RNA sequence: AUUAGAGUUUGAUCCUGGCUCAGGACGAACGCUGGCGGCGUGCUUCAUACAUGCAAGUCGAACGAGAAAGUUUCCUUCGGGAAGCGAGUAAAGUGGCGAACGGGUGCGUAACACGUGGGCAAUUUGCCUUGAAGUCGGGGAUAACAUUCCUAACGGAGUGCUAAUACCGGAUGUGUUCGAUGAGGGGCAUCCCUUAUCGAGUAAAGAUGGCGCGCAAGCGCUGUCGCUUUAAGAUGAGCCCGCGGCCUAUUAGCUAGUUGGUAGGGUAACGGCCUACCAAGGCUACGAUGGGUAGCCGGCCUGAGAGGGUGACCGGCCUCAUUGGGACUGAGAUACGGCCCAGACUCCUACGGGAGGCAGCAGUAGGGAAUAUUGCGCAAUGGGCGAAAGCCUGACGCAGCAACGCCGCGUGAGUGACGACGGCCUUCGGGUUGUAAAACUCUGUCAGAUGGGAAGAACCCUGGUCGAUUGCUAAGAUCGGCCGGCUGACGGUACCAUCAGAGGAAGCUCCGGCUAACUCCGUGCCAGCAGCCGCGGUAAUACGGAGGGAGCUAGCGUUGUUCGGAUUUACUGGGCGUAAAGGGCGCGUAGGCGGUUAUGUAAGUCAGAUGUGAAAACCAUCGGCUCAACCGAUUGGAUGGCAUUUGAUACUGCAUGACUUGAGUUCAGUAGAGGAGAGCGGAAUUCCCAGUGUAGCGGUGGAAUGCGUAGAUAUUGGGAAGAACACCAGUGGCGAAGGCGGCUCUCUGGACUGAUACUGACGCUGAGGCGCGAAAGCUAGGGGAGCGAACAGGAUUAGAUACCCUGGUAGUCCUAGCCGUAAAUGAUGGGUGCUAGGUGUUGGGGGUUUCCAUGCCCUCAGUGCCGCAGCUAACGCAUUAAGCACCCCGCCUGGGGAGUACGACCGCAAGGUUGAAACUCAAAGGAAUUGACGGGGGCCCGCACAAGCGGUGGAGCAUGUGGUUUAAUUCGAAGCAACGCGAAGAACCUUACCUGGGCUUGACAUAUUGGUGCAAGACCUGGAGACAGAUCCCUCCUUCGGGACGCCAUUACAGGUGCUGCAUGGCUGUCGUCAGCUCGUGUCGUGAGAUGUUGGGUUAAGUCCCGCAACGAGCGCAACCCCUUCUCUUUGUUGCCAUCAGGUAAUGCUGGGGACUCUAAGAGGAUUGCCGGCGAUAAGCCGGAGGAAGGUGGGGAUGACGUCAAGUCAUCAUGGCCCUUACGUCCAGGGCUACACACGUGCUACAAUGGCCGGCACAGAGGGCUGCAAGACCGCGAGGUCAAGCCAAUCCCAAAAAGCCGGUCUAAGUUCGGAUUGGAGUCUGCAACUCGACUCCAUGAAGUUGGAAUCGCUAGUAAUCGCGGAUCAGCUACGCCGCGGUGAAUACGUUCCCGGGCCUUGUACACACCGCCCGUCACGCCAUGGGAGCUGGGGGUACCCGAAGUCGUUGACCCAACCCGCAAGGGAGGGAGGCGCCUAAGGUAAACUCAGUGACUGGGGCGAAGUCGUAACAAGGUAACCAAU
Repeated sequence: AUUAGAGUUUGAUCCUGGCUCAGGACGAACGCUGGCGGCGUGCUUCAUACAUGCAAGUCGAACGAGAAAGUUUCCUUCGGGAAGCGAGUAAAGUGGCGAACGGGUGCGUAACACGUGGGCAAUUUGCCUUGAAGUCGGGGAUAACAUUCCUAACGGAGUGCUAAUACCGGAUGUGUUCGAUGAGGGGCAUCCCUUAUCGAGUAAAGAUGGCGCGCAAGCGCUGUCGCUUUAAGAUGAGCCCGCGGCCUAUUAGCUAGUUGGUAGGGUAACGGCCUACCAAGGCUACGAUGGGUAGCCGGCCUGAGAGGGUGACCGGCCUCAUUGGGACUGAGAUACGGCCCAGACUCCUACGGGAGGCAGCAGUAGGGAAUAUUGCGCAAUGGGCGAAAGCCUGACGCAGCAACGCCGCGUGAGUGACGACGGCCUUCGGGUUGUAAAACUCUGUCAGAUGGGAAGAACCCUGGUCGAUUGCUAAGAUCGGCCGGCUGACGGUACCAUCAGAGGAAGCUCCGGCUAACUCCGUGCCAGCAGCCGCGGUAAUACGGAGGGAGCUAGCGUUGUUCGGAUUUACUGGGCGUAAAGGGCGCGUAGGCGGUUAUGUAAGUCAGAUGUGAAAACCAUCGGCUCAACCGAUUGGAUGGCAUUUGAUACUGCAUGACUUGAGUUCAGUAGAGGAGAGCGGAAUUCCCAGUGUAGCGGUGGAAUGCGUAGAUAUUGGGAAGAACACCAGUGGCGAAGGCGGCUCUCUGGACUGAUACUGACGCUGAGGCGCGAAAGCUAGGGGAGCGAACAGGAUUAGAUACCCUGGUAGUCCUAGCCGUAAAUGAUGGGUGCUAGGUGUUGGGGGUUUCCAUGCCCUCAGUGCCGCAGCUAACGCAUUAAGCACCCCGCCUGGGGAGUACGACCGCAAGGUUGAAACUCAAAGGAAUUGACGGGGGCCCGCACAAGCGGUGGAGCAUGUGGUUUAAUUCGAAGCAACGCGAAGAACCUUACCUGGGCUUGACAUAUUGGUGCAAGACCUGGAGACAGAUCCCUCCUUCGGGACGCCAUUACAGGUGCUGCAUGGCUGUCGUCAGCUCGUGUCGUGAGAUGUUGGGUUAAGUCCCGCAACGAGCGCAACCCCUUCUCUUUGUUGCCAUCAGGUAAUGCUGGGGACUCUAAGAGGAUUGCCGGCGAUAAGCCGGAGGAAGGUGGGGAUGACGUCAAGUCAUCAUGGCCCUUACGUCCAGGGCUACACACGUGCUACAAUGGCCGGCACAGAGGGCUGCAAGACCGCGAGGUCAAGCCAAUCCCAAAAAGCCGGUCUAAGUUCGGAUUGGAGUCUGCAACUCGACUCCAUGAAGUUGGAAUCGCUAGUAAUCGCGGAUCAGCUACGCCGCGGUGAAUACGUUCCCGGGCCUUGUACACACCGCCCGUCACGCCAUGGGAGCUGGGGGUACCCGAAGUCGUUGACCCAACCCGCAAGGGAGGGAGGCGCCUAAGGUAAACUCAGUGACUGGGGCGAAGUCGUAACAAGGUAACCAAU
């Protein structure tokens, strides 16, 4: 100094695990936007091609030669000429130095290329510095130039001059090199250094300042610069070595100058660097060789660090310069702006030949997402040349362009509420934009204008002066100090001052979560968004716009890359029972690791010192630009490294010695399905033979195929064959694993126990390697009883290439050989040590007990179960670890693609081993939890089944629905839980529908303003009516202003049975009157959750009791409420009438009475209270008594948490949307009543337990004034007329019916049944045509008990009989809701069907089984393998050809310097040319390798609603899975 997480798998949870995000960085690019300045940075792609200009010259103090323009003077024939200056200048040449630096690039290179540290005793180094010594004396040429020619051009040839610091001999030799002979010293093996003597070889160049001399040329002295030899230094370079840094083993073997030696050559130098000969070596699993990729480093980015990524700018090294090859020159090159050759390309050409190389700076084209000016200057810094002035310098310094990056500044500040206008939202009150604006008061940065105006400059040179050195005490030169002068591209820039004026200067992204920031409108799974999860299907904070907000700010976003987060490759710092992951098992090589002890050593290790770790960068400190970025510092640190050296010796290593506990050996025992071979045995099956025997056998869910009268099955006897070994048998034994099971023998491996002695660490693990290795399969030969893939047949089925059945071949067995895989599992590698116990069992040993048997205790080795600590995500493991540690090996890194493809190896084949990628998904997974579900289990309930009774389904009719039809047949309800449902009543109305006719502030509400005085009612006319017109009528109060109430007009608004029940409230249905649903606290669990609520009993009940880490509580259950059943008290009218009295034809009719019934208030009564039994002594159950009633007495009301997006916007209410002369409203008519058909619910029947006729009897509960109506009369009747009574315990509806008694009908389509139809009527109503009910007469259909299927009901129930009511004018009511009368049968029981409750189990389900999900096929898209081939790239091999060039050789041709010679000439030496070795490019050949492409083909992935089936998940309906076929 230092470490942050989040989203996403699930209904929820924990874990594993991937994906994604927040951070930083960039040579960036793109989108929108853009004021200023400083400092940096700027072709990452085509090492593609380049127009044009510039980028390396300089020196006259090395040398020869030497203009012109212009100008001045003179001359002139006025055309011009000459001389001077220009000028020893320009340009060119000889010569020297430089051009090998500087600048660019990253192609190549995986290498001593780079980094780091060493070595050269194996080297070189121009210029520079220091030292020593010299610089003597000669010679011959040659360019320039002149001239003659060739050529289109480039250029070239001949002849003739000339100079040098050019070139060549000679001399001298301090030195140096070599050789010889000695001496001394040192080292690192070869060796090195110093030194003495002798011999041999070996150098050079002059220029210039001053002075002196000289006529001059020139000479002398002196200084400076140069030149030569040499020693050393410095710098640079070369070579060698240790160590270090990429991927790939689907590259495992590579190598012939290869490895070494000898000799020679070559080089500055060692060396196979090269050559000849000899030897056969060298490298490699610690990864050779091959392939791919790549310049390396200081550093840079990131990171807490360790690491990871990277190698732009700046700096160091390397590499390259159009491609390939080659040498020359030189100190240095194998040379970017040099040469030669070959290739490609471009340009010129007179076609014969030539020229060129921006990966220098600018610039152009091209490529690309993308990267700048054909700028200024040498003023500074640096470089080259020069003595210097100076020249050159696209190095460099500056400027230009670009928000490309970093840093800084600004776009104003203060006051300012009526919280303005506008916008947006709104619950309409207001809120927000917002002190924001306006307004007022100020300031003046930047930009603008005006003026001033730097530092960077010091050199060089030069003027003056002082001093020093050299020199002849000079001149001169050189050096130094002081005072001056000259020199600025940037640039009139930075900076400063003044002026004016808020004036010229804000955007971008985001606002669902992660992640700071919310509303409205539009859109309607569309358009679109999206980093991940995911938004959008009519109320979108997620799309688009707006308002508002958040963030950053001259920028902001996006994209790309990289590090981080990611402990997601784990060294720091992960894992492998079930999530990905232990090799099937052993033996064993290399390697890794290794017991006790002593000594030595000092490699590792530790400590100190030294050197190095360039600079820059980084950190700290200080300083300079106003700050910062940036820059600087003789400052400090860091640079974790490497090397050398000195020391330490605990540990490791190494060496030597010792030890016994690890390991092994020996002896004595023990158990065993350990292995191999040989032999033997019995039971069973099948077959064969024979006997008995007769019609079936066999098989299944049920059948059939099959076998059998040619005698099966069955049974008896005999025989044959093959395979497997019942019982014993055991979470028993053995083995490394696979695996091993009748008995005997032979051979053989291992283990255990006990004991003695011995060896003395001999051990553990184990990459490769080798061996073993179930089943299936393969090869060859046998064998073949049973079983039995394939196959055949029979069934099943929609199908059934299956499950079931009958057969049946390979195979199963043996021998020999392959294969080498399994869910080869303990899904758990091996070894060693340590860490509570308990209890079985196998094999030993010991102690003790006992006469023995046996028991008890201890111990070793195995094998099980339970369990503590600990571990684990949990499940679980737990001395047989999944605990605590160490050692070694194997393996994993999201799912799919895929254990696939390609390649390689193995295999006879099948196939095995090794083992990817593209593409695609955001998950895939483990364990556990709660539910739900199961053709899982257990317990229990319900008219659930069963047992019964009666129905429906068949007929006719009624009614509802579907469908169809229609102008309309309004709408809703849809399994149970829609369908006699909304509708407790559609002729009009209702009415919502259709047709037509009208109205538009409206049929209805409130308010405003103006006008008016009505309105209502009555009546007339037109019209289908709404409506329109006309007449009559003419309100009330008043303070006289007006008001109330209406009408007309206006504006707000009304209105909507229009849509959305998936925006809602309310109400309702349903599971279900099922017994459940929860909470608080506590406890357990990491958690979801569990516990409680489970368990044992019991109940109708989570009802109660007991137990229990639970203790309590709530909503439900029950009870409390109502009706009913009994009793009592009170009340007695309209009810009642026992007693008393009166009266009648009769009747509670009357007086009276309260006894009874009853009425309607209250009270009591039933609580398992009592008894017995059972039960656990409980709860409770069973039985009994008493009682009107007995175990919730019967019935009702009452419906927990919730489920079904259940139903209802058409009861009502209501958000949003929609219509507004219509989707509102009024009216008439029609429709909702249609009718081939289908379904539901009912009624009536089919008859004799009945129909019909007559007579007789007994209810309850209701209703009644727009009403119920007695009674009388009329009518066959519906009904009509008159009419008492009753607002009802009083009167009426009102007759109850079944029943009982009597009669008739007599089994028939009837005296059953009543549909339908005709006729005639009645009633209601404005009106019965569509479309009412009823009555009478006539008619008299189907129907003779109803297929598959299905419904209700457990007692006053079913069945059956009638009565009443609501709605209502009337009615379609046979419906619905009530009431009473008569009044059964049956329940063994819970196996099954349906529904439900509790517990448990499995699960891949959670939209929860109407779930999930697999494969083929079809379609579209995508990537990929194979593929006859085709095309291109690459490297090597063999051979051919072979440029330039070095080297060698030759050299008859050529040659000035030297030698001989008078000369000619010769010699020495050199060269052209030839030849040879090597060799680039090129060619040929056969292969290899990498890409691209390819008809066709294989599988794979993805894709809202395709096809076929149903494989898996539940016992998934044949348990699943693994391997083989």